Model confidence (mean pLDDT): 77 of 100. This is a predicted structure of a 77-nucleotide RNA (c-di-GMP-I riboswitch aptamer). It was read from a public genome assembly, where an Rfam model found it.
RNA sequence: AUCAAGAAAGGGCAAACCCAUCCGUAAGGUGGGGACGCAAAACUAGAGGGUCCAAGAAUGGAUAGCCAGUUGCCGAA
Numbered sequence: 001a002u003c004a005a006g007a008a009a010g011g012g013c014a015a016a017c018c019c020a021u022c023c024g025u026a027a028g029g030u031g032g033g034g035a036c037g038c039a040a041a042a043c044u045a046g047a048g049g050g051u052c053c054a055a056g057a058a059u060g061g062a063u064a065g066c067c068a069g070u071u072g073c074c075g076a077a
Stems, first nucleotide, its partner, number of pairs: 012038002017033004022029002036065001042070003048067002050063005
């Protein structure tokens, strides 16, 4: 110097639930509070699967904190 390992600390995100005289038919989203959890709970809804909503024929929409794809922080012994 490099590789592996992975503790503590620091920083990050934010489920349920509550509020809104905010958007949407709905699923759901947004903002504020909140904290169950997360090393990818960062990004991607498209020409993968799943689930949910509207319609009920075609189709349109939501979900990345369901799987998935892409990228990826610090670091002791």